[in-house]
RNA sequence: GCGGGUGUAGUAUAGUGGUAAUACGCGACCUUCCCAAGGUUGAGUCGGGAGUUCGAUUCUCCUCGCCCGCU
Numbered sequence: 001g002c003g004g005g006u007g008u009a010g011u012a013u014a015g016u017g018g019u020a021a022u023a024c025g026c027g028a029c030c031u032u033c034c035c036a037a038g039g040u041u042g043a044g045u046c047g048g049g050a051g052u053u054c055g056a057u058u059c060u061c062c063u064c065g066c067c068c069g070c071u
Stems, first nucleotide, its partner, number of pairs: 001070007010024004018054001026042005047063005
């Protein structure tokens, strides 16, 4: 330099054009003499930019990070 894959909450992952989700973690409350465990509830996420579309996490392009291959 070329090609391919991947990027979603603090962590690990699902999702697929129409409300972004699960587990653990975190906050509050209940329970308990206290802790742990349990229950209820809440906050927090689509790497960045542009395009297509009524609507984009999803499709297209560029770019950035990581991984693999070729040279």

Description:
A computed fold for a 71-nucleotide RNA from a Candidatus Moraniibacteriota bacterium, annotated as transfer RNA. Rfam family: tRNA. Gene Ontology term of the family: triplet codon-amino acid adaptor activity. From the family's description: Transfer RNA (tRNA) molecules are approximately 80 nucleotides in length. The sequence was found in a public genome assembly. The source organism's lineage runs through Bacteria, Bacteria candidate phyla and Candidatus Moraniibacteriota.